[in-house]
Formats: sequence, C1' cells, structure tokens
RNA sequence: CGCUCAUCCAGAGGGGCAGAGGGAACGGCCCGUUGAAGCCCCGGCAACCCUCCAGCCGGUCCUGAUUCUCAUCGAAGCGGGGCCCCGGCUAGGGAAGGUGCCAAUUCCGGCUCGCGACGAGAUGCGUCGCGAGGAAGAUGAGGA
Repeated sequence: CGCUCAUCCAGAGGGGCAGAGGGAACGGCCCGUUGAAGCCCCGGCAACCCUCCAGCCGGUCCUGAUUCUCAUCGAAGCGGGGCCCCGGCUAGGGAAGGUGCCAAUUCCGGCUCGCGACGAGAUGCGUCGCGAGGAAGAUGAGGA
C1' cells in the first nucleotide's frame, strides 16, 4: 500500500516511572485517582514463521501386463514397488530464535439474506433473539 493468503467464542500480569485518559473510528456499553495512555524491568500465554515424527495425496523414478500398431518406437489408462531430494494436507510433539499477545468473543452493534417471538388477522414495517455471509479492524506469513 482499497495487494494476496490464513486466523480472530481458547489462553496468559506483577513491579517501577508517570498522572488522565483508554477500549481503532461512530453509536452503545464498559475500564480508569483502589491510578488511564505511554516508557522501563521482570514474568507469562500462544504456536504464525521455525523445527521433530507419523500417515495420506501429489510429483518423480523403476517395473508388470493390457489397449492402440503387422511389428518396433511411442502413447493412454491401470496394477506393484522405491524416494537422497521437492510440494501439499491431516493428527501429534518441541519452544532456542523472529513477531504477536496478556479486561470484557475483534467487548457488542452497524450492511445483506434467512428463521423465530411480539406488536389482536394478511401484507408491509418496527422491536427483540438466533443463524449465515459481508464491511471495517487486528496479527502473522508473503508480495509490490
């Protein structure tokens, strides 16, 4: 950076400095002088990058018969086997290093669709709840 992919209902906080804000923005609702943001120290969580192991798939190599051909070469699909190496997926393990994170589901919502309840029947609409998708954002790994 209007770029790509993955993830976002789990998990994990103490101290020091500081001194009024913070939870992205908006609307809510929260957190905060029993100390917000920020900075520093120590600790922790997780497992994206990284790494180990197993299985499967692909790739690749070897091989067998079959079909096409009169035959050879070659091709096609199928079966069996190998893999030093390469890629992907799934399950499990590790945590030295690079990030990240340590109130509340990304705190909740908004936009679209569906379902249900209520508003005395239908349609429509509204409110509330639930589900699916999206938008926006965050983090990682890549790309430009």

About this RNA: The RNA shown here (SAM riboswitch aptamer (S box leader)) has 144 nucleotides and comes from Streptomyces sparsogenes DSM 40356. The model forms 97% of the base pairs in the Rfam consensus.